A computed fold for a 79-nucleotide RNA from a bacterium, annotated as c-di-GMP-I riboswitch aptamer.

This record gives sequence, structure tokens and C1' cells, in this order.
RNA sequence: GGCGCACAAAGGCAAACCCGUCGUGAGGCGGGGGCGCAAAGCCACGGGGCUCGAGCGUCGAGUCAGCCGGGCUGCCGCC
Repeated sequence: GGCGCACAAAGGCAAACCCGUCGUGAGGCGGGGGCGCAAAGCCACGGGGCUCGAGCGUCGAGUCAGCCGGGCUGCCGCC
């Protein structure tokens, strides 16, 4: 330095749902709430889901990072 990750310690994030708010919408943001997560930190690059539009067996725009892959970064330390 890389890969895997035990038992801990310090913590971190926050599903569904509810309230408010923005959006045509998928969905985003804030508050509540915890299903879970060792990257559930960041990135829309590839695949995929979803939304909207159109000249519609396709194309365009958008959205989802907690769908998969990939890239970057990170806490602790028994092996």
C1' cells in the first nucleotide's frame, strides 16, 4: 500500500409511513420516524427501473446513488 473483515470503541447515515413544502410527474428538500446499512459518503460514466414529451416498435428531456456495475474518498483495528 492492497484485499477480506472478527470482537469491540467512538460515532455516522436513515427505509416504510406521517406532516409541511417545491415539482405536470417520477421525485427533491425540511421535520418526525427507524427498516436497515461497514461506505446507505460523493459522482448519472455503463446497464436497469420510474416520470414527462414527441414526429412514438423509436428518440429526447428528467428522476432514482438504499437496483447492479464502475470511479473517487473515509473512522476503528484482532487476524
Its mean pLDDT, the model's own confidence on a scale to 100, is 86.